[in-house]
RNA sequence: UAUGAAAAAGGCAAACUUAUUGAAAAAUAAGGACGCAAAGCCACGAGUCUAAGGUGUAAAGCACUAUGAUAGUCGGGUUGCCAGGG
Numbered sequence: 001u002a003u004g005a006a007a008a009a010g011g012c013a014a015a016c017u018u019a020u021u022g023a024a025a026a027a028u029a030a031g032g033a034c035g036c037a038a039a040g041c042c043a044c045g046a047g048u049c050u051a052a053g054g055u056g057u058a059a060a061g062c063a064c065u066a067u068g069a070u071a072g073u074c075g076g077g078u079u080g081c082c083a084g085g086g
């Protein structure tokens, strides 16, 4: 410095269950493993989810809206382990 076929030290943990928090999406902890070579970290761009509050409406259980969420949707940024190779 590029790569991740095989192997290996070490690591993460989907669905689901229980508890807690939250308006919700979802998050956290424990159990649990579908998978992951950045499934470490950052909401910067796109996407997706939610709609408490706000706006619309005569009104609403309807519509719009992120300042909420998602890094295990994709791109980007940043740091790093192992392996064999140059």
Stems, first nucleotide, its partner, number of pairs: 001085001003083002011036002016031006034072001040078003044075003047070003053065004
c-di-GMP-I-GGC riboswitch aptamer from a Clostridiaceae bacterium, 86 nucleotides, folded computationally. It was read from a public genome assembly, where an Rfam model found it. Taxonomically the source falls in Clostridiaceae (Bacteria, Bacillati, Bacillota, Clostridia). The coordinates come from a structure-prediction model, not an experiment, and the mean pLDDT is 84.